Predicted 3D model of a 106-nucleotide RNA (SAM riboswitch aptamer (S box leader)) from a Saprospiraceae bacterium. The organism belongs to Saprospiraceae, within Bacteria. The coordinates come from a structure-prediction model, not an experiment, and the mean pLDDT is 82.

[in-house]
RNA sequence: GGUUUAUAAAGAUGAGGCUAGAGAAUGGGCUCGAUGAUCCUCAGACAACCUGCUAAAUAUUUAUAAGUAAGGUGUCAAAUCCCACCCUUUUGGGGACAUAUAAAUU
Numbered sequence: 001g002g003u004u005u006a007u008a009a010a011g012a013u014g015a016g017g018c019u020a021g022a023g024a025a026u027g028g029g030c031u032c033g034a035u036g037a038u039c040c041u042c043a044g045a046c047a048a049c050c051u052g053c054u055a056a057a058u059a060u061u062u063a064u065a066a067g068u069a070a071g072g073u074g075u076c077a078a079a080u081c082c083c084a085c086c087c088u089u090u091u092g093g094g095g096a097c098a099u100a101u102a103a104a105u106u
Base pairs, nucleotide, nucleotide: 001106002105003104004103005102006101007100008099013043014042015041016040017039021032022031023030026084027083028082029081044076045075046074049072050071051069052068053067054066057064058063059062080098085095086094087093088092
């Protein structure tokens, strides 16, 4: 990198460094940015996918629901910032694609 499955309107920021654009890609909108964004580093925080522990009940003997911890990841402007394609009862709603993350597999 490919494939499969699950999740994505919740939650969580300070300091330092660099310097000019940034918010995945294409188009549009909107927003952030010299009062220093994006990015990098450090510290902190959030969450609970994997993992450890507990463990009623069920199946039946190691697994599932639940709780708990936070070891492996992840995340910490705006709904994945919004729209695009399809359906619809059309200020809206549902779905798909794409993307991101996790786990498994290759």